Predicted 3D model of a 76-nucleotide RNA (transfer RNA) from a Chloroflexia bacterium. The coordinates come from a structure-prediction model, not an experiment, and the mean pLDDT is 81. It matches the Rfam family "tRNA". It is annotated as a transfer RNA. RNAcentral holds the sequence, with entries from ENA and MGnify.
[in-house]
């Protein structure tokens, strides 16, 4: 330089043919407990990497440009 694939919550990863963006951890607060720590209930947390088209409707599909990761290739 080409070609794949990834990128959604602070991390780890869901999300069926395009149709309500979720779950674990972590945080918070509550219960329990002498006190904590587990465990149970809840509660916060998202520009879905930007940006742009399509569509009634995009995390999904197109185009771009970023950043990772693999392969494959030039040139000295």
């Nucleotide at each position: 330089a080409c070609g794949c694939g990834c990128g959604u919550a602070g991390c780890u990863c869901a999300a069926u043919u395009g149709g309500c963006a979720g779950a674990g951890c972590a945080g918070c607060c509550g219960u329990c407990u002498c006190c904590a720590a587990a465990g149970c209930g809840g509660c916060c947390g998202g520009u879905u990497g930007g940006g742009a088209g399509u569509u009634c409707g995009a995390g999904u599909c197109u185009c771009u440009c970023c950043g990772c990761g693999c392969g494959u290739g030039c040139c000295a």